[in-house]
RNA sequence: UAGUUAUCAAGAAAGGUGGAGGGAAUAGACCCUUUGAAACCUUAGCAACCCUUUGCCACUUGUGCAGAGAAGGUGCUACAUUCUAUCUCUAUAAAAAUGAGACAGAUAACAA
Numbered sequence: 001u002a003g004u005u006a007u008c009a010a011g012a013a014a015g016g017u018g019g020a021g022g023g024a025a026u027a028g029a030c031c032c033u034u035u036g037a038a039a040c041c042u043u044a045g046c047a048a049c050c051c052u053u054u055g056c057c058a059c060u061u062g063u064g065c066a067g068a069g070a071a072g073g074u075g076c077u078a079c080a081u082u083c084u085a086u087c088u089c090u091a092u093a094a095a096a097a098u099g100a101g102a103c104a105g106a107u108a109a110c111a112a
Stems, first nucleotide, its partner, number of pairs: 001112001003110006013043005021032003026085004044077003049073002051069006057062001081104001086102004
């Protein structure tokens, strides 16, 4: 880097350096920010994907079900993935709104 699967309205911040942007990209909206943005570092925390463990079921084989844990590997710690957009369905004579899905994105695990 592209692929497969799962999840994404929950949760969790202080300090130091820094010095103007930031909320993925484009457009619009709405926000955050000199009462200090991004980024980096330190410490702390959240969650439970990997992980550890108990019970149940199956029992040759568990990508199974329910619970507990947090040492380690990641991740995360404003706002729903901040919201909307394009396509499909809802859906019709034709449209809008609403809702759902796809697409896109993020993270994890797996395999190349």